[in-house]
Molecule: transfer RNA
Organism: Candidatus Nealsonbacteria bacterium
RNA sequence: GCCGGUUUAGCUCAGCGGCAGAGCAGCUGUUUUGUAAACAGCAGGUCGCCGGUUCGAAUCCGGCAGCCGGCU
Numbered sequence: 001g002c003c004g005g006u007u008u009a010g011c012u013c014a015g016c017g018g019c020a021g022a023g024c025a026g027c028u029g030u031u032u033u034g035u036a037a038a039c040a041g042c043a044g045g046u047c048g049c050c051g052g053u054u055c056g057a058a059u060c061c062g063g064c065a066g067c068c069g070g071c072u
Stems, first nucleotide, its partner, number of pairs: 001071007010024004018055001026042005048064005
């Protein structure tokens, strides 16, 4: 330099045009002599950034950036 993959909650990841979700972690409550576990609930997101397409974009297209890998 070229090519491919990837970027979504604190962490691991779903979601492939129409309300942003799960597990774990966190907080509150119930239970317990107490802790843990269990159960119920709550909170947590500029969907990497900029632009484009569309009535509508996390999702499709272009550029840029980070990370991983391959080729030279």